A computed fold for a 114-nucleotide RNA from Bhargavaea sp. CC-171006, annotated as SAM riboswitch aptamer (S box leader).
Rfam family: SAM riboswitch aptamer (S box leader). From the family's description: The SAM riboswitch is found upstream of a number of genes which code for proteins involved in methionine or cysteine biosynthesis in Gram-positive bacteria.
The organism belongs to Bhargavaea, within Bacteria.
The prediction has a mean pLDDT of 86.
RNA sequence: UUCUUAUCAAGAGAGACCGAGGGACAGGCCCUAGGACGUCUCGGCAGCGGACCCCAUUCAUUGGCGGCACCGUGCUAAUUCCUGCAGAUGCCUCGCGCAUCUGGAAGAUGAGAA
Numbered sequence: 001u002u003c004u005u006a007u008c009a010a011g012a013g014a015g016a017c018c019g020a021g022g023g024a025c026a027g028g029c030c031c032u033a034g035g036a037c038g039u040c041u042c043g044g045c046a047g048c049g050g051a052c053c054c055c056a057u058u059c060a061u062u063g064g065c066g067g068c069a070c071c072g073u074g075c076u077a078a079u080u081c082c083u084g085c086a087g088a089u090g091c092c093u094c095g096c097g098c099a100u101c102u103g104g105a106a107g108a109u110g111a112g113a114a
Stems, first nucleotide, its partner, number of pairs: 001114008013042005021031003025084004043076003047073004052067002054064003080106001085103007
C1' cells in the first nucleotide's frame, strides 16, 4: 500500500514550542493571532486485540451495551460536524426544492491476510 471483516449517537485537556491555516476530499457550517493545525511533556478516555477479574453457560466452549487500564493499538471541538449516491414517506411556492427515515459510497480505528 491492497484485500477481508467488525465498529463509528458514548467517553476523555493542561503546559511548553512554533506561527497560519485547520476540520480527509467537494459544498455548507464551524475552529483559529484571546495562537488554531502541528510537535513535545504530563494527564485523561476506554473503541479494538491480548492478559486478569465477575456473571451466565458448556463435555469442550461460548457469550455479556460486565469490570479493569497491566500489554499493544487508538482516541482526547462539534454524531465520522452536516450533506454528497439511491430508495421510501411527508410538505410544498412544484423546482428532485425542503424535511424525516432506510440502505449505500467515502473516511477513521482495530483484527486478520497478501